A computed fold for a 76-nucleotide RNA from Gammaproteobacteria bacterium RIFCSPLOWO2_02_FULL_56_15, annotated as transfer RNA. NCBI's taxonomy places the organism under Bacteria, Pseudomonadati, Pseudomonadota, Gammaproteobacteria. The sequence is in RNAcentral, with records from ENA.
[in-house]
RNA sequence: GCCGGAUUAGCUCAGUUGGUAGAGCGCCCGCCUUGUAAGCGGAUGGUCCCUGGUUCGAUUCCGGGAUCCGGCACCA
Repeated sequence: GCCGGAUUAGCUCAGUUGGUAGAGCGCCCGCCUUGUAAGCGGAUGGUCCCUGGUUCGAUUCCGGGAUCCGGCACCA
């Protein structure tokens, strides 16, 4: 330098014709227990990496950029 993949809740990840985003775990409260853990119930969660475009409407489609991962190439 070229190609591909990833970026969504505190963490790990879903999100299938574009229609105002979910799960598990965690955190918090309660129940249970002599107590803790486990179990059960409830509550708590987001500028969907940034920017521009298309559209009535974008996490989703298109352009540019950023970070991370992998491959290829170059290496006097």

About this RNA: The same sequence occurs in records of 2 taxa. Its Rfam family is "tRNA". From the family's description: Transfer RNA (tRNA) molecules are approximately 80 nucleotides in length. The prediction has a mean pLDDT of 81.